[in-house]
Formats: sequence, C1' cells, structure tokens
RNA sequence: UCGGGUGUAGCUCAGUCGGUAGAGCACGCGCUUUGGGAGCGCGAGGCCGCAGGUUCGAGACCUGUCACCCGGACCA
Repeated sequence: UCGGGUGUAGCUCAGUCGGUAGAGCACGCGCUUUGGGAGCGCGAGGCCGCAGGUUCGAGACCUGUCACCCGGACCA
C1' cells in the first nucleotide's frame, strides 16, 4: 500500500426479502430454602464502531472513515 472478513446489551452471539432490536450468561427484585446454591417468575440494560447518502421507512442498501483479524504486494 491492495483485497477480504468482523464491529449490535457488561460478555458471547442472533437479527430472513428494508417495516418500531432479540437470546443465553451476568446484574436487580420476588417466590422457594434455616441460610446459600440450584430452580421458577418478573425487571433493568443497546439506536446497532463513527460520519454522510438513498428511501415514506435503514442494524440491513450505497459512499467515506476508524479499530481488530486474515491474505497478497513492496522493502531486505
């Protein structure tokens, strides 16, 4: 320097053909228990790396850009 992949909740990841964002674990509360753990129920928590564009409508499509990973080229 070129090409490809990934970026969504604290963590690991889903999200179909564009239509108001989910799961598991973790966390809080309750039930249960002598207590803890386990189990069950409820709840909180993210505008989707960043900035633009298209659209009635974008996590998704387009452009730019940043971080990480993989490969190539260059140098030697």

A computed fold for a 76-nucleotide RNA from Streptomyces sp. SID4937, annotated as transfer RNA. Rfam family: tRNA. It is annotated as a transfer RNA. Rfam links the family to the GO term triplet codon-amino acid adaptor activity. The RNAcentral record of the sequence draws on ENA. NCBI's taxonomy places the organism under Bacteria, Bacillati, Actinomycetota, Streptomycetaceae, Streptomyces.